A computed fold for a 111-nucleotide RNA, annotated as SAM riboswitch aptamer (S box leader). The sequence was found by an Rfam model in a public genome assembly. The prediction has a mean pLDDT of 82. Rfam family: SAM riboswitch aptamer (S box leader). From the family's description: The SAM riboswitch is found upstream of a number of genes which code for proteins involved in methionine or cysteine biosynthesis in Gram-positive bacteria. The model forms 97% of the base pairs in the Rfam consensus.
Order: sequence, then structure tokens, then C1' cells
RNA sequence: CUCUUAUCGAGAGAGGCGGAGGGACUAGGCCCUGUGAUGCCCGGCAACCAGUAUAGACUUACAAAGGUGCUAAUUCCUACAGAUUCGGUAUUCGGAUUUGAAAGAUAAGGG
Repeated sequence: CUCUUAUCGAGAGAGGCGGAGGGACUAGGCCCUGUGAUGCCCGGCAACCAGUAUAGACUUACAAAGGUGCUAAUUCCUACAGAUUCGGUAUUCGGAUUUGAAAGAUAAGGG
């Protein structure tokens, strides 16, 4: 870098350092931010792998000292396709709701 599988509406500090932008990319929204963000450290949350017990069609429970992860807003929302519905005389128009996909993130395994 790429492939597979699973998950992504819950949870997590009025601490320290540090000083300016940040919310993955592009676009449009909407937000956070000197009442100091992003980031780093500590703390915390969760429980994917590993662990213990159990099951034996790889299940369920426990703990969290190990390997990750996460710690504003649903993966902040929309961008593609379908369905329903509203507006419009009407469409290859616009809005709302919803389902799926794509993209992305994380874990575990493979190339």
C1' cells in the first nucleotide's frame, strides 16, 4: 500500500504543558476555539486482540495488570442510487424522511 471480516446514535477531566487555528481529503453547510482549541503528558472510557472460566455449530461471563483504540457535535451533516412524501402547470427542478452504496476510522487476520 492492498484484500477479507466485524463495528461505527452509548461511554470518557472545570488536571498539566503549550500557544493558533481546528472538525480526514474536495465542495457546500454547520460548529468548536485567547472563558484558550489542534497537539503532547497525565487521568478517564470502552473491551477488538491477548488473559481466565465456560461452551463446544468460534457461545457466554469475568477482569483490565499486556497489544491497540477512543476521549465536542451519529463517522457533525450533505454530496451516489432507490423508496415515500411536500412544493411547483410541469420535467432531466427544489425540500423533507428513510434504505442501501461509496468514502473514511478502528480492530483482527491475509498478501